[in-house]
């Protein structure tokens, strides 16, 4: 210098829950505690599951002039990387 990842580790992330917090229609997301995990549970992507359904078609029902209300289905352009797979590019650790 390459390679590798059985065990340990400074130091580093941080599930669940919590909150007169703050962002969104909502999954969700920020912050702040927390501490279940986690060798990239660093960062930039790609394909696929999955969650949602503002908003768009399309059905019913109900009142109607137009058209409103309710309610069902579809469908992300809205999440999700701590869901599975996978390239790129950083970096820590190896006592045994």
């Nucleotide at each position: 210098a390459c390679a590798a990842u059985u065990a340990a580790a400074a130091g580093g992330c941080a599930a669940a829950c919590u909150g007169u917090a703050c962002c969104g229609a909502a999954a969700g997301g920020u912050c702040a505690g927390g501490a279940c995990g986690c060798a990239a549970a660093g960062c930039c992507g790609c394909u696929g599951g999955u969650c949602u359904a503002a908003u768009a078609a399309c059905g019913u029902u109900c009142g109607u002039u137009a058209c409103g209300a309710a309610u069902g289905u579809u469908a992300a352009u809205g999440a999700u990387g701590g869901c599975a797979g996978u390239g790129g590019u950083u970096g820590c650790a190896u006592u045994a």